[in-house]
RNA sequence: UGGAGAGACCAGGCGACCGCCGGCCUGCCGCAAGGCGGGCGGGAGGAAAGUCCGGGCUCCGCAGGGCAGGAUGGUCCCUAACGGGGACCGGGGGCGACCCCAGGGAAAGUGCCACAGAGAGGAGACCGCCUGCCUGGCUUCGGCCGCGCAGGUAAGGGUGAAAGGGUGAGGUAAGAGCUCACCAGUGCCGACGGCGACGCCGGCAGCUCGGUAAACCCCAUCCGGAGCAAGACCGCAUAGGGGAGCGUUUGAGGGCGGCCCGCCCGAGGCUCCCGGGUUGGUUGCUUGAGACCGCCGGCAACGACGGUCCUAGAGGAAUGGUCGCCACCUCGCGGUGGGCAACCGCAGCGGGGGACAGAACCCGGCUUAUCGGUCUCUCCGACCA
RNA sequence: GCGCCCAUCGUCUAGCCUGGUUAGGACACUGGCCUUUCACGCCGGCGACAGGGGUUCGAAUCCCCUUGGGCGUACCA
Numbered sequence: 001u002g003g004a005g006a007g008a009c010c011a012g013g014c015g016a017c018c019g020c021c022g023g024c025c026u027g028c029c030g031c032a033a034g035g036c037g038g039g040c041g042g043g044a045g046g047a048a049a050g051u052c053c054g055g056g057c058u059c060c061g062c063a064g065g066g067c068a069g070g071a072u073g074g075u076c077c078c079u080a081a082c083g084g085g086g087a088c089c090g091g092g093g094g095c096g097a098c099c100c101c102a103g104g105g106a107a108a109g110u111g112c113c114a115c116a117g118a119g120a121g122g123a124g125a126c127c128g129c130c131u132g133c134c135u136g137g138c139u140u141c142g143g144c145c146g147c148g149c150a151g152g153u154a155a156g157g158g159u160g161a162a163a164g165g166g167u168g169a170g171g172u173a174a175g176a177g178c179u180c181a182c183c184a185g186u187g188c189c190g191a192c193g194g195c196g197a198c199g200c201c202g203g204c205a206g207c208u209c210g211g212u213a214a215a216c217c218c219c220a221u222c223c224g225g226a227g228c229a230a231g232a233c234c235g236c237a238u239a240g241g242g243g244a245g246c247g248u249u250u251g252a253g254g255g256c257g258g259c260c261c262g263c264c265c266g267a268g269g270c271u272c273c274c275g276g277g278u279u280g281g282u283u284g285c286u287u288g289a290g291a292c293c294g295c296c297g298g299c300a301a302c303g304a305c306g307g308u309c310c311u312a313g314a315g316g317a318a319u320g321g322u323c324g325c326c327a328c329c330u331c332g333c334g335g336u337g338g339g340c341a342a343c344c345g346c347a348g349c350g351g352g353g354g355a356c357a358g359a360a361c362c363c364g365g366c367u368u369a370u371c372g373g374u375c376u377c378u379c380c381g382a383c384c385a
Numbered sequence: 386g387c388g389c390c391c392a393u394c395g396u397c398u399a400g401c402c403u404g405g406u407u408a409g410g411a412c413a414c415u416g417g418c419c420u421u422u423c424a425c426g427c428c429g430g431c432g433a434c435a436g437g438g439g440u441u442c443g444a445a446u447c448c449c450c451u452u453g454g455g456c457g458u459a460c461c462a
Base pairs, nucleotide, nucleotide: 001381002380003379004378005377006376007375008374009373010372012326013325014324015323016322017321018320020043021042023040024039025038026037027036028035029034045356049367050366052365053364054363055362056361057227058226059225060224064261065260066259067258069223070222071221072220073219074088075087076086077085078084089103090101091100092099093098104218105217109216110215111212112211113210126157127156128153129152130151131150132149133148135146136145137144138143165183166182167181168180169179170178184208185207186205187204188203189202190201192199193198231283232282233281234280241274242273243272244271245270246269253265254264255263276461277460278459290309291308292307293306294305296303297302328353329352330351331350332349333348335346336345337344338343386458387457388456389455390454391453392452395412396411397410398409405442414430415429416428417427418426435451436450437449438448439447
């Protein structure tokens, strides 16, 4: 200096004026309810988003058993929990820093593998190779070539995404793990290292068994349901009306996903349809697995301890607008400095730009969107000393 | 806010569960034939898997993310 990899962070700043939503203090008026004012301080995000997971909280009497259903899937750890995170293992990619993996089981079972191809599963003789029989042709009589039939053969060709290890030797009529040596893999046994996934070493077995489980399925683990429009209290209003069905101990219905069992509740009651009324207030509501700093333990995720701080609570829904200055990015113009040039730098004037997006009970994650900019560490290359 | 569903030619749809030829059909549009002409009818053509990624030899179909659209949901008697 060019390219690349990993991680962290910012999300313009200051001032003036005019507003909006809460909180606290306070003046005046009023019997009160309340009304009109003043002051101080607070007021969106890294994703508030998608609503994809997990939890808190609330209600369903308890949250029971089985089936069905759903989710997850290397190992160990972290955590309130997770489908999240950290470290490691295995596989794949990259020269490398590093990145990616829904990464259990295909020698439990079933299904599927289009087209092509002889054959798509523990298979297969289309071409080829070889043997025998029957024949035809040629002959230098040693044989050579060919048609047909019966068989053997997975070495070679060909098809395909995929065709039952690889190389060599032996063997054979020709061949073949048929046999042997070595290599690769799998299974079993044993030793060593590791908490473990697994690694490594030795021996045995010719065992070589295709792919697909984001196909059914099997194994292991987890999951009761609903959601702040949950739930609680107050207030207003009305036709507590009409119809259909079921049921009252031989039990309808309910216990907020489906079925069964168990348990509990259970009656002028329950369900559905039509019709009617209100569409207001308070609470839940923001102090919480909270933020920051220090220190200790741990490779890390994270945890323990100590200190400091309080940081939005709206509800058809506030958190905004205008102006000025400065900073950032970018375009144009002319000037100036360096350089042969391409180009680089400096100050000035004028124009443009500033993203993605906005709390709605609250947290922990994941994913997606995002104009620009800053910092740290690392890898590869080039040049100079 | 919360819960759930859907997306295939211009329009309405089949195929998706159980992956496999050039994604089929109707209406519309369009070229030709028929007719004096139009309509009807006959023959042909054009035309789509919302976007991206993954699994697989192979994806409209299976899985994930995004985009767009739709439905339900207050309380009282």